[in-house]
RNA sequence: UGGCGACGAGUGGCACGGGUGAGGAAUGCUUGGGAAUCUGCCUGUUAGUGGGGGACAACCCGGGGAAACCCGGGCUAAUACCGCAUACGCUCUACGGAGGAAAGCGGGGGACCGAAAGGCCUCGCGCUAACAGAUGAGCCCAAGUCGGAUUAGCUAGUUGGUGGGGUAAAGGCCUACCAAGGCAACGAUCCGUAGCUGGUCUGAGAGGACGAUCAGCCACACUGGGACUGAGACACGGCCCAGACUCCUACGGGAGGCAGCAGUGGGGAAUAUUGGACAAUGGGGGAAACCCUGAUCCAGCAAUGCCGCGUGUGUGAAGAAGGCCUGCGGGUUGUAAAGCACUUUUGGCAGGGAAGAAAAGCACUGGCCGAAUACGCCAGUGUGUUGACGUAACCUGCAGAAGAAGCACCGGCUAACUCUGUGCCAGCAGCCGCGGUAAUACAGAGGGUGCAAGCGUUAAUCGGAAUUACUGGGCGUAAAGGGCGCGUAGGCGGUUAGGUAAGUCGGAUGUGAAAUCCCCGGGCUCAACCUGGGAAUUGCAUUCGAUACUGCUUAGCUAGAGUGUGGAAGAGGGAAGCGGAAUUUCCGGUGUAGCGGUGAAAUGCGUAGAUAUCGGAAGGAACACCAGUGGCGAAGGCGGCUUCCUUGUCCAACACUGACGCUGAGGCGCGAAAGCGUGGGGAGCGAACAGGAUUAGAUACCCUGGUAGUCCACGCUGUAAACGAUGAGAACUAGAUGUUGGGAGGUAUAACCUCUCAGUGUCGCAGCUAACGCAUUAAGUUCUCCGCCUGGGGAGUACGGCCGCAAGGUUGAAACUCAAAGGAAUUGACGGGGACCCGCACAAGCGGUGGAGCAUGUGGUUUAAUUCGAUGCAACGCGAAGAACCUUACCAGGGUUUGACAUGCACUGUGUCUUCGGUGAAAGCCGGAUAGCUGUAGCAAUACAGCGCUUUGCACAGGUGCUGCAUGGCUGUCGUCAGCUCGUGUCGUGAGAUGUUGGGUUAAGUCCCGCAACGAGCGCAACCCCUAUGUUCUGUUGCCACCGGCGCAAGCCGAGCACUCUGAACAGACCGCCCUGUGAAACGGGGAGGAAGGUGGGGAUGACGUCAAGUCAGCAUGGCCCUUACACCCUGGGCUGCACACGUACUACAAUGCUCAGUACAAUACGAGCCGAUACCGCGAGGUGGAGGAAAUCUAGAAAACUGAGCCCAAUUCGGAUUGCAGGCUGCAACUCGCCUGCAUGAAGCUGGAAUCGCUAGUAAUGCCGUAUCAGCUACGACGGCGUGAAUACGUUCCCGGGCCUUGUACACACCGCCCGUCACAUCAUGGAAGUCAUUUGUUCCCGAAGUGCAUGCGCUAACCGUAAGGAUGCAGUGCCCUAAGGAAUGAGUGGUAACA
Repeated sequence: UGGCGACGAGUGGCACGGGUGAGGAAUGCUUGGGAAUCUGCCUGUUAGUGGGGGACAACCCGGGGAAACCCGGGCUAAUACCGCAUACGCUCUACGGAGGAAAGCGGGGGACCGAAAGGCCUCGCGCUAACAGAUGAGCCCAAGUCGGAUUAGCUAGUUGGUGGGGUAAAGGCCUACCAAGGCAACGAUCCGUAGCUGGUCUGAGAGGACGAUCAGCCACACUGGGACUGAGACACGGCCCAGACUCCUACGGGAGGCAGCAGUGGGGAAUAUUGGACAAUGGGGGAAACCCUGAUCCAGCAAUGCCGCGUGUGUGAAGAAGGCCUGCGGGUUGUAAAGCACUUUUGGCAGGGAAGAAAAGCACUGGCCGAAUACGCCAGUGUGUUGACGUAACCUGCAGAAGAAGCACCGGCUAACUCUGUGCCAGCAGCCGCGGUAAUACAGAGGGUGCAAGCGUUAAUCGGAAUUACUGGGCGUAAAGGGCGCGUAGGCGGUUAGGUAAGUCGGAUGUGAAAUCCCCGGGCUCAACCUGGGAAUUGCAUUCGAUACUGCUUAGCUAGAGUGUGGAAGAGGGAAGCGGAAUUUCCGGUGUAGCGGUGAAAUGCGUAGAUAUCGGAAGGAACACCAGUGGCGAAGGCGGCUUCCUUGUCCAACACUGACGCUGAGGCGCGAAAGCGUGGGGAGCGAACAGGAUUAGAUACCCUGGUAGUCCACGCUGUAAACGAUGAGAACUAGAUGUUGGGAGGUAUAACCUCUCAGUGUCGCAGCUAACGCAUUAAGUUCUCCGCCUGGGGAGUACGGCCGCAAGGUUGAAACUCAAAGGAAUUGACGGGGACCCGCACAAGCGGUGGAGCAUGUGGUUUAAUUCGAUGCAACGCGAAGAACCUUACCAGGGUUUGACAUGCACUGUGUCUUCGGUGAAAGCCGGAUAGCUGUAGCAAUACAGCGCUUUGCACAGGUGCUGCAUGGCUGUCGUCAGCUCGUGUCGUGAGAUGUUGGGUUAAGUCCCGCAACGAGCGCAACCCCUAUGUUCUGUUGCCACCGGCGCAAGCCGAGCACUCUGAACAGACCGCCCUGUGAAACGGGGAGGAAGGUGGGGAUGACGUCAAGUCAGCAUGGCCCUUACACCCUGGGCUGCACACGUACUACAAUGCUCAGUACAAUACGAGCCGAUACCGCGAGGUGGAGGAAAUCUAGAAAACUGAGCCCAAUUCGGAUUGCAGGCUGCAACUCGCCUGCAUGAAGCUGGAAUCGCUAGUAAUGCCGUAUCAGCUACGACGGCGUGAAUACGUUCCCGGGCCUUGUACACACCGCCCGUCACAUCAUGGAAGUCAUUUGUUCCCGAAGUGCAUGCGCUAACCGUAAGGAUGCAGUGCCCUAAGGAAUGAGUGGUAACA
């Protein structure tokens, strides 16, 4: 001396960029304006840059501290600091003047000067002063900018002025004084919430919601306060103080602030890498190189979004396999796959490969500056360096269909269907709703549908939603007209002319940032995306113009409104007075035993004399008749008469005022009844209360009493279904008819007619309405203003406010909960609604049941089993027209397993048939005997085939197992009730209506008439059967009048077919005829004739439908279940068990009867394993026997009745149960468990409580007979037959059922409906609440950090002044003002929690 490093000083920057949205409802933002300002770096212009001075770090020395760091002494530089000079412009000014600046550094150099340094010249970078510009920033104004009135009053520096201060700048910004203002219903103040905008999402738009990314503005940087520096900050990565928190500490003190980029923890349903690079764009510093830059550019993670691409393409029918379904044929998956032939995007591998890069730098040339070939600058040429992304984009080659499809849904909305499993379980669900054994709704599968590298769910916004309605809704009954008026603000407002130009309309200019959206282009292979231009930005401001309408203003007008004159009506209001009737009480008279009251009674009153009646008196309240869809009033409301005061309304004709009007938030007033206060009054009535009744009860309805109250005065209350459920005002829009008040006209002069104004009703057109309905008194068509509504409940409740004496009123939510609540109309059903009608429905009658015994069925109970079903009417003598075995389905035991029965296949043996033994209860099991089909081939043995049987095996049989709520069929019932429907038309938005209703009539929706209906169908009736009369035919088995025969008799025989009868065909009855009266007709009443008369009597016949009625056990049948058993066979038992209860019958209780004797008269039916005569036996049941009969031929004694006798009112000569003995019959078998007979026994029962059943004429009642089932029988049952044979019906009030019309309905599973409240328990939400906790905020007081400002004695102090002393200045300290935090007191708001009730 140079380089590097560390440290220090100076200078500059760090107020940009990046993050976040806490606060803030206005010191904010947006749009448009404004004046009293500043502005570093940058640009332009002008001028200058002279000469001096004193310090402090670093450094050195010393000291303190754990640390952070600090203190003292000494040296020193500057573009650090300070004077002096100069001052065009600058600032101040008293206009004379006064004040105020700077800094140098670097490159080059000819002349001149100098010993040198250097001076000097020049270039570049700086510096100073000033004026402009640009940029950025500050301030002011107007308009716009969320919700709450259960926030209505707020404000003292508050509003203004003056002086002063302060700021870059206007200003109460600050201060002193003065004045008393300022804001607010067009929402002040308070509370809650929120960053604002360009824009984003949605929407046709208007709107609604939002304010991520990008862009503009604001605010914030741990919380609060404060200033410093600076051009700019009250400063994210600065400072000071206070506070909370974290960390370090030697306990003395210190440190910190990710809402920068990554990253961590926590929280949470949830949100990424501690990446690369400054290559580009941009920023800062620097002369530059260059440095810094988590701005930025890239990469990573996440299908988070948008866009593009792929996961193959073609062909391929045996329609493969597999799956699924199936009607078993097939269908479907499905050209799908496989196979064959291709392609290669993308992915993989390999090779190649742009653009993003422009610069800067260096060299040369030219130009400018300059004295200069220097420096610097500009331009050009050349050279040359720079890529994070990046193993990128893009291109080529290779191999190979190769690596690449899911999710949701399939009941409707809503595109897409079946099977299986499950069985109100498991589960689904956006809404409606699915699931309880056939689930397209759950789960799985197959198939399908929709989207697709996504799909679905959840959360959210807008839309649909005209469901807050500005565009674009409503208020009679659905939510909704204020109870009514007066009136303030406000809103709206007749007519003419002029002016103005605020609204309004048009033009121009400025602005409306960019991005976004839209249009036209361009660039990435397309698109998303990027990019150029345009349009748009609906707005605001300025300016020019137009003047119809609105506004303002001026001057008029009279049609709105009002005033005057003359009439009119009125329960309009207030006050005073008067009147009669009635009730009650009191007094007196007459008079006597009741009165009163009710559905009936009782309480009550009355012999102390009521009620009744007569006379008198008192008192209160209300005003009969008139009286009227009449009148008046704003509404509430107003009613005897008279007087006084008084409001409003109407009419007529003129005159006047000149828009004076309408509506009306707040406000003020009026406002039924009840209620409250004070004082009166109190007859009647009458809450509460008492008593009597009623009732299960009756805190009610009814009755007897009766207090408040009702009445008056004064004061409160302020509500009603305060209703026309209909706000006020104005205009317009067919009529008809009644009524009230006034006016005009007309004549026929009247109880008259016409017109008109004002009121009040009814009907009705257009129109409106969801319909009902409204309709000049609108709910029609319009205008103006006010009030009100926005699903039901919670709730007109709670809290808060206001009002009130109280009762309470007014204003008025939420949590929670439901999927409806509601209106109008329709069809049914129902009604202790109405009108009409019918039925053995009642009534009038006759006989029963319910009491007894027995039979039978059922319930219950019992049992090994007592099989199952039927259960109000419409189950219970029902299935069952016949349970000893069988039946039989049940139980016990013993057995069988391709089965008792059907079909097929394979196999074994073999005809069929017949039969024996053992064992056993039988079934069965074990063992044996016997016999040997047909056809074909063959001599035959034999083989094969077929039918039948059999062995074994396989398919299958079998089930009275379940489901009648999966079904068919059949049946019951309403009900033999008169109804139920359709087509077309018409009406209605529609459901639906009409027809079918109405007037008559009928047994009948039967018929007639009428009618927006006209027709038709199923039902009714008729046609069918039986029966009553007659005719014809028929004539045996039936019949017997005449004739004949026989006989004791008998149709017994001949003959006959007249009669009876048989059974076939006809006739007859139709309101047809006549009469009478009624009627339009239909038809009805009476009569004649007739066997029968008004459907002659009876039967068959059962509409649309109802009851998930009954039946899976008659049969059939889907599904499920069992398969050595839930199937099948057998023996025995059970279905018959028995404390009881019920139903249905039988027999009786007796004399209209019973017993005995005698004497008559039927019909329907049945009969061959059958009916069975005469005869004989038996007391009898029955037996023996067998004439006749497959039937009008044979078989059966009808009974009651009638005649006679007995019984004599008695538990009997009634009644026959029960039991004993002895028999008979059927049957393998009568013990459990049959029927019958004889003898004996001889129970209950003496006419039946409540209740209840049948029957209207050959019926009820009563008597006997027959048949089916069947060996027999429980039959007294069921179904039929004939005999004898009544009574009663006034009538439709009531009970039951039904039909039609109408009415109400909150019912529609339809009154056996629906539905309300208490109580008990549990749970949820909310209100109150002694308290308690938290939070926000007001006021007052105490204390008061840091800090600016001001003041300041002592202390310290380089530059400047001064010769000096000292001064000025500055620093430190101290004080004052203000203030954050902190503390205290008190008030208010909000939230949480809470014993308790």